About this RNA
A computed fold for a 473-nucleotide part of an RNA from a metagenome, annotated as small-subunit ribosomal RNA, 3' major domain.
Context: one part of a larger RNA
RNA sequence: UGACGGGGGCCCGCACAAGCGGUGGAUGAUGUGGUUUAAUUCGACGCAACGCGAAAAACCUUACCUACCCUUGACAUGUACGGAACCUCACAGAGAUGUGAGGGUGCCCGAAAGGGAGCCGUAACACAGGUGCUGCAUGGCUGUCGUCAGCUCGUGUCGUGAGAUGUUGGGUUAAGUCCCGCAACGAGCGCAACCCUUGCCAUUAGUUGCCACAUUCAGAUGAGCACUCUAAUGGGACUGCCGGUGACAAACCGGAGGAAGGUGGGGAUGACGUCAAGUCCUCAUGGCCCUUAUGGGUAGGGCUACACACGUCAUACAAUGGUCGGUACAGAGGGUUGCCAACCCGCGAGGGGGAGCCAAUCCCAGAAAGCCGAUCGUAGUCCGGAUUGGAGUCUGCAACUCGACUCCAUGAAGUCGGAAUCGCUAGUAAUCGCAGAUCAGCAUGCUGCGGUGAAUACGUUCCCGGGCCUUGA
Repeated sequence: UGACGGGGGCCCGCACAAGCGGUGGAUGAUGUGGUUUAAUUCGACGCAACGCGAAAAACCUUACCUACCCUUGACAUGUACGGAACCUCACAGAGAUGUGAGGGUGCCCGAAAGGGAGCCGUAACACAGGUGCUGCAUGGCUGUCGUCAGCUCGUGUCGUGAGAUGUUGGGUUAAGUCCCGCAACGAGCGCAACCCUUGCCAUUAGUUGCCACAUUCAGAUGAGCACUCUAAUGGGACUGCCGGUGACAAACCGGAGGAAGGUGGGGAUGACGUCAAGUCCUCAUGGCCCUUAUGGGUAGGGCUACACACGUCAUACAAUGGUCGGUACAGAGGGUUGCCAACCCGCGAGGGGGAGCCAAUCCCAGAAAGCCGAUCGUAGUCCGGAUUGGAGUCUGCAACUCGACUCCAUGAAGUCGGAAUCGCUAGUAAUCGCAGAUCAGCAUGCUGCGGUGAAUACGUUCCCGGGCCUUGA
């Protein structure tokens, strides 16, 4: 000087408390451990690994295993020789591949011969190749403490020095935020602001959007751009005004006006550093290792196994509910190898059909909870839906290992969950549906979107984490 203390003081955070809903019990999904296996590829391991890399494992992916093949190689550059490239067919084979037959002659220069570019084949060698090892050799990127308020420097001063001071103190703040004081005076990286979005208003603009007037089944048409909306530019909030408290300061409390009030809400933004944190399997890269194999190709299998254990979720155990009928209201997205309307067929998944749309125009697209009726009457049930049998649909070369969905039948556990433990302070929790990426197909995951919409916070003694000062060895 730090770090630490079951030392002290001050302060903060869904940290506790006050509340609401869960997890831990059941079934299923998914990830992990373990075990098994020819292989169950690899990585990630307290918080900060475990619906994580993976925004899609039937083949491919794929890195693993088995079998069959190749050796200048699937890919790059260089040399030599030959041939245009390319297309079609037959045979063998699981395929990779091998053997054979046929068609075919392009572009540029040149009168031609020939040369060149590009592509293919053969040969030899330099070399290629490696998701092989080392993240404890590294770059880059990322997590975490933590959006915590800190971390430093120049000059000066003090100290023999390590260092101190500044950055401590009195107030205040979300904040090393600001004010005052002070051997300090200044400055930098952080904080805040500048950026995006949302909430109010104006101006500009008026189609595909909107509709006060007329007409109509219907914004379908005329007339129009008032309104809504869209999307560009501005305005608006600054403790600006008033009162009180305060050191006449900074600031705090209350009020007015206002769409909004003291950072208005949300996002992006992550200081010096810590954890030899994570990643050599995104990529790059030092060193080491393999080179007829640790490289490359193909087929099949595996990553999907299953006594068990754990994490994260989904669905429930019902009446604030289940089922049936009727009926209302979103936002944000996506669409030409695509989205697919009307209409017809099918109980349905779906099939036929073909209009429109490169989309404020057309389509996905019926939002669901809600509301209005009916029924069930506390029961393992008209709750719950696992499992299994049968019959189908779709995608795709192909659904056996191993896809999703539909219909009929079957109807398991489960009656609110021990010790323990998690999230959340407002349009939040809870609950309800919708869309997108990935994607041929496949979502209970993820990322977004809107609908309905609470309870509670006395307080900081205690648990956890953090900041400042001080003290102890």
Description: Its Rfam family is "Bacterial small subunit ribosomal RNA". The coordinates come from a structure-prediction model, not an experiment, and the mean pLDDT is 86. The full RNA is in RNAcentral, with records from SILVA.